[in-house]
Order: sequence, then structure tokens, then C1' cells
RNA sequence: UUAUCGAGAGCGAUGGAGGGACUGGCCCUAUGAAAUCCGGCAACCAUUCGAUGGUGCUAAUUCCUGCGGUGUAGACCGAGAGAUAA
Repeated sequence: UUAUCGAGAGCGAUGGAGGGACUGGCCCUAUGAAAUCCGGCAACCAUUCGAUGGUGCUAAUUCCUGCGGUGUAGACCGAGAGAUAA
């Protein structure tokens, strides 16, 4: 820089208290967080076009939100930020 982000995926092992990027919320978690392994999902890239491999992902829409617009409001639309791939 470009593309995608409303779908999909664990009743496993180790591990032991945190986690969901950040803000404010709201949540998950000792009925076991993070992390690692294994399993699974997906199909961006490579390949002999077979599935393998390089990544990624595996609570909640990227959990919602932060800026702008419409609207009394609920809400909706767009941007930004973030994530992933090339």
C1' cells in the first nucleotide's frame, strides 16, 4: 500500500491468576485466566492441484465505545484505531 474483519472451530494435557490491544463501559475467569502442547476451524500465500506446508484464528459483530453525519431518542451510516494476510 491492497484486501478482509455479522460465518467457522476443544467436555483434551500441562499450568496456575489473570484476560478481552488502548480509553470508558460491559463481560469472561478456581465449574480454572494467560502461556505452552495437542486437537480443530479457515482458505491469504506457496506447491506436483492432492491435500500438505508458511501464517492466522479457535467467548461475546474487531464484545460495545472513543471522531464525523442523520435523528428528540432508540438506532443507522461513514471514518479513525486495531488485527490478519500478501

The prediction has a mean pLDDT of 83. A computed fold for an 86-nucleotide RNA from Veillonella magna, annotated as SAM riboswitch aptamer (S box leader). Lineage of the source: Bacteria > Bacillati > Bacillota > Negativicutes > Veillonella. It matches the Rfam family "SAM riboswitch aptamer (S box leader)". Gene Ontology term of the family: regulation of gene expression. The sequence is in RNAcentral, with records from MGnify.